[in-house]
RNA sequence: GGCAUCGGCCGGACGGUCGCGACACGGGUCUUCGGACGUCCGGUCGAGGAAAGUCCGGGCUCCACAGGGCAGGCCGCCAGGUAAUUCCUGGGCGUGCCGGCACGCGUGGCGACACGCGCGUCGGUGCGACGGACAGUGCCACAGAAAACACACCGCCGACGGCCGCGCGAGCGGAUCGGGCAAGGGUGAAAAGGUGCGGUAAGAGCGCACCGCGCCUCCGGCAACGGAGGUGGCAGGGUAAACCCCGGCUGGAGCAAGGCCGAAUAGGCGGCGAGGGACGGCCCGUCCCGACCAAGACGCCGCGGGUAGGCUGCUGGAGCGUGCGGGUGACCGUACGCCGAGAGGAAUGACCGUCCGCCAUGUUCGCAUGGCGACAGGACCCGGCUUACAGGCCGGUGCUCAUC
RNA sequence: GGGCGAUUAGCUCAGAUGGUUAGAGUACUUGCUUGACAUGCAAGGAGUCACUGGUUCAAUUCCAGUAUCGCCCACCA
Numbered sequence: 001g002g003c004a005u006c007g008g009c010c011g012g013a014c015g016g017u018c019g020c021g022a023c024a025c026g027g028g029u030c031u032u033c034g035g036a037c038g039u040c041c042g043g044u045c046g047a048g049g050a051a052a053g054u055c056c057g058g059g060c061u062c063c064a065c066a067g068g069g070c071a072g073g074c075c076g077c078c079a080g081g082u083a084a085u086u087c088c089u090g091g092g093c094g095u096g097c098c099g100g101c102a103c104g105c106g107u108g109g110c111g112a113c114a115c116g117c118g119c120g121u122c123g124g125u126g127c128g129a130c131g132g133a134c135a136g137u138g139c140c141a142c143a144g145a146a147a148a149c150a151c152a153c154c155g156c157c158g159a160c161g162g163c164c165g166c167g168c169g170a171g172c173g174g175a176u177c178g179g180g181c182a183a184g185g186g187u188g189a190a191a192a193g194g195u196g197c198g199g200u201a202a203g204a205g206c207g208c209a210c211c212g213c214g215c216c217u218c219c220g221g222c223a224a225c226g227g228a229g230g231u232g233g234c235a236g237g238g239u240a241a242a243c244c245c246c247g248g249c250u251g252g253a254g255c256a257a258g259g260c261c262g263a264a265u266a267g268g269c270g271g272c273g274a275g276g277g278a279c280g281g282c283c284c285g286u287c288c289c290g291a292c293c294a295a296g297a298c299g300c301c302g303c304g305g306g307u308a309g310g311c312u313g314c315u316g317g318a319g320c321g322u323g324c325g326g327g328u329g330a331c332c333g334u335a336c337g338c339c340g341a342g343a344g345g346a347a348u349g350a351c352c353g354u355c356c357g358c359c360a361u362g363u364u365c366g367c368a369u370g371g372c373g374a375c376a377g378g379a380c381c382c383g384g385c386u387u388a389c390a391g392g393c394c395g396g397u398g399c400u401c402a403u404c
Numbered sequence: 405g406g407g408c409g410a411u412u413a414g415c416u417c418a419g420a421u422g423g424u425u426a427g428a429g430u431a432c433u434u435g436c437u438u439g440a441c442a443u444g445c446a447a448g449g450a451g452u453c454a455c456u457g458g459u460u461c462a463a464u465u466c467c468a469g470u471a472u473c474g475c476c477c478a479c480c481a
Base pairs, nucleotide, nucleotide: 001400002399003398004397005396006395007394008393009392010391012355013354014353015352016351017350018349020046021045022044023043025042026041027040028037029036030035048375052386053385055384056383057382058381059380060254061253062252063251067284068283069282070281072250073249074248075247076246077091078090079089080088081087092130093128094127095126096125097124098123099122100121101120103118104117105116106115107114108113131245132244136243137242138239139238140237153185154184155181156180157179160178161177163174164173165172166171193211194210195209196208197207198206212234213232214231215230216229217228218227219226220225258312259311260310261309268303269302270301271300272299273298275289276288277287278286305480306479307478319338320337321336322335323334324333325332326331356373357372358371359370360369361368362367405477406476407475408474409473410472411471414430415429416428417427423461432448433447434446435445436444454470455469456468457467458466
């Protein structure tokens, strides 16, 4: 320098002109002296890293001061962070990739060794909706002998019982009817530990060594979990983004919430009720409203009618920046500084100049001309996640090339 | 802005506990019937189960994301 991969950051810069929105800060105008006017002038401010999807979590508001139980929903390794989370940080375990080392097998080679594959271990890095399949139930098509209290198609065997032949006999030989086996083949996504040695009639954890697995003890760790020793020949398929079990969390609605004022209309019609409403599905509890035997008033539901106005909530906040301190880190504490939309059917745009980046054409290789500048865009506010995104910058890791 | 739902043949809709080849009506094509047409009868074709990932041996179905379409809401008496 190139390639791959991962993480973080930026999201054209400066100046000018015109246009758009907000604000009553200065002047101005009006005023009932409270204030009003942005369609008087000046001034100040004017989208994002995702403002998006609305997938999580919270603030705020109302429903009772937000209560209890069941059902339902959601979450799920451990610890920490936080207002909180399904988020973040650190750790554990599993797994993919890359590299190192060791072992085994195969091929080549006289050989040292080389290459390929497998397995183990160590390091780096990425990914993981990562509780339980020994609580129970369900499902596992086709193929296959058998799909879960395993099984025997091909195959291997002929120990044992019976059969046939030979032998005086002990016994030998044959066939495989019963039988033994599960190593090999075959099926499948998946077939009851793996490799090697021994063993056997043939085989098999049948025995042994190593690896894997379960249980026990000790040690390390807050824990998840890890390590060592012992022990058991071995429990037992997959699926919980199937029901379910275990543990935890969870009241509902949402700024079109909610509060105040004003205008207009038919306080019209139907249904239900002694109860009704506040909680959504049910029960309880509490509170509010209400009647006296009736549907008139009252409450709820549905239809119909009217309005399409103003103020508020509303933006200074879990806020932003810098420094210092604590912490591996997420983050926390503290000092100083800063104010950065608040309109409401909804404003940010266009042009010019200089520069930056990319593309095309021309080129005397200096540059010139032309075009382009992604995704997108506030609507009560925050913290996350996910999705979209031209181009650029920085850093880590691995491989590789060249030079010293 | 906020809260919900749907997407299967050209059109309107079914479908299941995840399983071998996804159906119905209508439309379309061909043949028969008719002098010709309609009707009728017979046969046939037509599907990325919206798209992209994941779970699973296996996904139209389960889970997540994306896209498109649709529905609801305010105040007053």